[in-house]
């Protein structure tokens, strides 16, 4: 230089034929439970969907452009 994949919560991920409150599981924190801790039960609390622009009534979801990480060709 050029292809391709990835980038959504503190971590590991789903959601990507445009519209439903942006979700799962584990971590945290809050209470119950119990002689106590773990466990297990209830609830809560975290997110510019990687940055910017654009298209749309309407974007995590299409377009573009740029950041990083893998891979790959030269």
């Nucleotide at each position: 230089u050029c292809c391709g994949c990835a980038g959504u919560a503190g971590c590991u991920c789903a959601g990507c034929a445009g519209g439903u409150u942006a979700g799962a599981g584990c971590g945290g924190c809050u209470g119950g439970c119990u002689g106590u801790u773990a466990a297990c039960c209830a609830g809560c609390a975290a997110g510019u969907c990687g940055g910017g622009g654009g298209u749309u009534c309407g974007a995590a979801u299409c377009c573009c452009u740029c950041c990083u990480g893998c891979g790959g060709a030269g």
Description:
A computed fold for a 74-nucleotide RNA from a Deltaproteobacteria bacterium, annotated as transfer RNA. Its mean pLDDT, the model's own confidence on a scale to 100, is 82. It matches the Rfam family "tRNA". It is annotated as a transfer RNA. From the family's description: Transfer RNA (tRNA) molecules are approximately 80 nucleotides in length. The sequence is in RNAcentral, with records from ENA. The organism belongs to Myxococcia, within Bacteria.